[in-house]
Overview: Model confidence (mean pLDDT): 78 of 100. A computed fold for a 109-nucleotide RNA from Arenibacter sp. P308M17, annotated as SAM riboswitch aptamer (S box leader).

This record gives sequence, C1' cells and structure tokens, in this order.
RNA sequence: UUGUUAUCAAGAAAGGUGGAGGGAAUAGACCCUUUGAAGCCUUAGCAACCCUUUGAUUAUUUGUUAAAGAAGGUGCUAAAUUCUACCUAAGUACUGGACCAGAUUAUUA
Repeated sequence: UUGUUAUCAAGAAAGGUGGAGGGAAUAGACCCUUUGAAGCCUUAGCAACCCUUUGAUUAUUUGUUAAAGAAGGUGCUAAAUUCUACCUAAGUACUGGACCAGAUUAUUA
C1' cells in the first nucleotide's frame, strides 16, 4: 500500500520546547489560536480494538456470549469524523436516514 471486519453524538491535559498557524483532502460555513497554532519531548489520563481472568453455551477445540480487569501492543485526550456537499423522506427551509470519503482496531496479500 491492497482487500475484509467492527466502531466513530460517550470519555480523558498538564508541563517543557517551538514561534504561526490549525481543525485529513477540494469548496463553503463555522470554530480554535500570540491569554501561544502545528510539530517534537516528558508526565498524567481516557477508552477497552487486540489482550488477561472467571462463568455460560458447545461432546471437545474453534467460535459465540456475560461479567470483571488494565500488565502489555495500538489508539485517543476542543467542538458529532466541527458542520455541509451527492442520494433519500411530502423534501424549498429545518430535521432525520443512507452513501462516498476519512480515522482507528484486528486480520490478509
């Protein structure tokens, strides 16, 4: 990098460094930011995908499922993935749903 699976309205920040941008990309809106952006480092935390323990199911394993947990591998710690765009609902507005795209986990080539 490719394919597949699941999740994405919950949750959780301080310090140092740095010095002007940032919120994935295009467009629009909106927002954060010199009361210090991005990046990097340290510490802390959140969550529970992988994981650990116990139970249920199963003839057994695999698998499925429930509860508890947090040592380890990732991830994350403004705002719904910030919102909208194309499709859809009676469908103009508002609102809802779905798709695409994206992010993350596990796995595959």

Background:
The sequence was found by an Rfam model in a public genome assembly.